[in-house]
This record gives sequence, C1' cells and structure tokens, in this order.
RNA sequence: GCUCUGGUAGCUCAGUGGUAGAGCGCGUCCUUGGUAAGGACGAGGCCGCGGGUUCAAUCCCCGCCCAGAGCUCCA
Repeated sequence: GCUCUGGUAGCUCAGUGGUAGAGCGCGUCCUUGGUAAGGACGAGGCCGCGGGUUCAAUCCCCGCCCAGAGCUCCA
C1' cells in the first nucleotide's frame, strides 16, 4: 500500500428501512435475624465521524477515522 471483517448502554453482544434490545454490572425496593442467592422496578445510547439516496437511515451507497485478520514490496 491492497483486501476482508468489525465499530450499537460501563463490559460482552443481538438487531432491523418506520428514531433500539439482552446478559452481566449499577441504583432503589421486596424477601432474610443479617449476608449471598432470588424477585420487582429504574437509570444508562449523537447506533464511530461527515455526506448521499429516501417521505423516513442505526440499517442502503460514498469518503474518512479507529480496531483486528490476511496479502504484497523494501530493508
């Protein structure tokens, strides 16, 4: 340099053209003599950035950034 894959909640990940979820974690409450476990409720997201297409984009297209893998060249 080229190719491919990925970027979504604090972490690990799912998801789909009609503005988004799970588990763990966090908070409150219930339960217990008290913990742990369990249960209920809740908080937490510019869906990497910028454009384009569309009535509508997290999803489709283009560019860029970042991470990982592979290939090539030089030393």
About this RNA:
A computed fold for a 75-nucleotide RNA from a Gemmatimonadota bacterium, annotated as transfer RNA. NCBI's taxonomy places the organism under Bacteria, Pseudomonadati, Gemmatimonadota. It matches the Rfam family "tRNA". It was read from a public genome assembly.